Transfer RNA from a Candidatus Omnitrophota bacterium, 76 nucleotides, folded computationally. Its mean pLDDT, the model's own confidence on a scale to 100, is 82.
[in-house]
RNA sequence: GGGCGGUUGGCGCAGCUGGAAGCGCGUCUGACUUACAUUCAGAAGGUCACAGGUUCGAGCCCUGUACCGCCCACCA
Numbered sequence: 001g002g003g004c005g006g007u008u009g010g011c012g013c014a015g016c017u018g019g020a021a022g023c024g025c026g027u028c029u030g031a032c033u034u035a036c037a038u039u040c041a042g043a044a045g046g047u048c049a050c051a052g053g054u055u056c057g058a059g060c061c062c063u064g065u066a067c068c069g070c071c072c073a074c075c076a
Stems, first nucleotide, its partner, number of pairs: 001072007010025004019056001027043005049065005
C1' cells in the first nucleotide's frame, strides 16, 4: 500500500425485508430476611465510532474518515 471483518447502555452481545433499539450480566429502588445472599417486582442508563449523502423514514443502503483485528504485498 491492497483486501476482508468489526465499532449498538458500564461489560458481553442480538437487531430479519429500511418503519425508529432489545437480551444477559451489572447498577439503583422496593418486597422478603435479625442481617447478608438467593429469589421476586420495578426503574434508570443509548449522539447505534465520527462526518456527509440517499429516502417520507436509516443501527440497517451509499461515500469519506478514525480506531481494533485478520490476511496479502512491498521493503530499505
RNAcentral holds the sequence, with entries from ENA. Rfam family: tRNA. By type it is a transfer RNA.